[in-house]
This record gives sequence, C1' cells and structure tokens, in this order.
RNA sequence: GCGUCCGUAGCUCAUGGGAGAGAGCGCUGUUCUCCGAAGAUAGAGGUUGCAGGUUCGAAUCCUGUCGGACGCA
Repeated sequence: GCGUCCGUAGCUCAUGGGAGAGAGCGCUGUUCUCCGAAGAUAGAGGUUGCAGGUUCGAAUCCUGUCGGACGCA
C1' cells in the first nucleotide's frame, strides 16, 4: 500500500429499512435482614465511532474518514 471483518449502555453482545433502540452482568433507590450478601421490585445510563449521501423513513443500504483485528505484498 491492497483486501476482509469489527466499532451499538460502564462491560459482553442482540437488533440485517418501519413507531418510543434492547438483553445479561454491573450501577442507584426501595423492600427484606441485627448488619451485609442473596432474593424481590423500581430506576438511571445511548447523538448505534465520525462526516456526508440514498429513502417518506437508516443502527441497518452507499461513499469517505478514524480506530482495532486478521490476511496478502
């Protein structure tokens, strides 16, 4: 330099054009307990890497770019 894949919540990952973007773990409140853990229950947390484009509508399709992994030279 070229190619392929990945980037979504604090972490691990779903969501493969259609309403308000989700799960598990973690975090916070309440409950329970003598206290804590576990359990129960409620909640907070996201410009879906960034910028453009296509579309009535984009996390999803296209282009560029940044970062990471792998392969080729």

About this RNA: The RNA shown here (transfer RNA) has 73 nucleotides and comes from Candidatus Riesia pediculicola USDA. Its Rfam family is "tRNA". Rfam's curators write: Transfer RNA (tRNA) molecules are approximately 80 nucleotides in length. Rfam classes the family as a transfer RNA. Its mean pLDDT, the model's own confidence on a scale to 100, is 81. The same sequence occurs in records of 2 taxa. It is recorded under the gene name tRNA-Arg-CCG-1-1.